Background: Lysine riboswitch aptamer, 180 nucleotides, folded computationally. Rfam family: Lysine riboswitch aptamer. Rfam describes the family as follows. Riboswitches are metabolite binding domains within certain messenger RNAs that serve as precision sensors for their corresponding targets. Its family is annotated with lysine biosynthetic process in the Gene Ontology. Its mean pLDDT, the model's own confidence on a scale to 100, is 76.
RNA sequence: AAGUGAGUGGAGGAGCAAAAACCAUCAGUAUGUGAACGGAGAGGGAUGUGACUCAGAGAUGUUUACGGAAAGGGGAAUUUGCCGAAGUUUUAAGAAGGCUCAUCUUUUUUAAAGCUGGGACUGUGUUGAAUAAACGCAGGACUGUCAUAUAGACGUUCUAUAUGGAGGGCUAACUUACGC
Repeated sequence: AAGUGAGUGGAGGAGCAAAAACCAUCAGUAUGUGAACGGAGAGGGAUGUGACUCAGAGAUGUUUACGGAAAGGGGAAUUUGCCGAAGUUUUAAGAAGGCUCAUCUUUUUUAAAGCUGGGACUGUGUUGAAUAAACGCAGGACUGUCAUAUAGACGUUCUAUAUGGAGGGCUAACUUACGC
């Protein structure tokens, strides 16, 4: 010097996430008021349960006229934080969906484990109101990186092609320890 461990810094590109505002969708839906019909049950995630409330002074419901949302999900730009960024699946515990309890379910918080280098595309399945979007599976390209092989330049590095690997990766001329 090469090497090994730890730390720190860095790169990939239609790269990732969040935020308030905006836009479309949700939806002429929920719902409000009026009218008509109707006639005994009804109560806002589903079913059951009990309480409570509403209901022949006609509820819930159906139709119609006039008004008419929001949340969840999404989009591009901006700003901010970043490069396991982050996403997703499973499990456990908690919170919310009028009140009690049970089972399920939706949203959400935390923790652990698994998977994914990156974005886009095609087919298909699930979720979803959805032709949005996300995810799973299959596929062929692209792209960053490293390894190997071959070729070229050239002079030990660079370029091209092919194959393969995975972010627990790659890179540094930085710091430290080990070791020689």